[in-house]
Molecule: Bacterial small signal recognition particle RNA
Organism: Ktedonobacter sp.
RNA sequence: AAUUGGGUCCUGCGCGGCAGAUGUCUGUGAAUCCCGCUAGGUCCGUGAGGAAGCAACGGUAAGUGGACCUCUCUGGGUGUCGUAGGGGCGCCUGAUUGCG
Numbered sequence: 001a002a003u004u005g006g007g008u009c010c011u012g013c014g015c016g017g018c019a020g021a022u023g024u025c026u027g028u029g030a031a032u033c034c035c036g037c038u039a040g041g042u043c044c045g046u047g048a049g050g051a052a053g054c055a056a057c058g059g060u061a062a063g064u065g066g067a068c069c070u071c072u073c074u075g076g077g078u079g080u081c082g083u084a085g086g087g088g089c090g091c092c093u094g095a096u097u098g099c100g
Stems, first nucleotide, its partner, number of pairs: 001097008009086006015079002018075004023068006034059003042051003
C1' cells in the first nucleotide's frame, strides 16, 4: 500500500428486564334518575287481604384505594444479549499478500 473478516451505525425479529394497562383478590362506593327487602306511615277494600313504597339494612354499577403479578396486551435512546438484512465514506481491530 492492496485485499478481506469483524465491531462501531441503521432496520426487523427473538429473549430477558423496566414502566403502564388488562385480569384476580380485597376494601370503599347510588340522599335521587340500580336491585332486593321494607319498621313506621300512605292508598284500595265491608272484611280477609292487596298495592305502591320513605328511612334503615343488604347486594351491586360506574368510579376509586391496596395487594398479587400467574396469563394477556402496549411502550422505549431498556440490555458489555442473540439472530437476519442493510450500509460501507469515517474510526477500532484481526488475517493474507507485496514493497521499503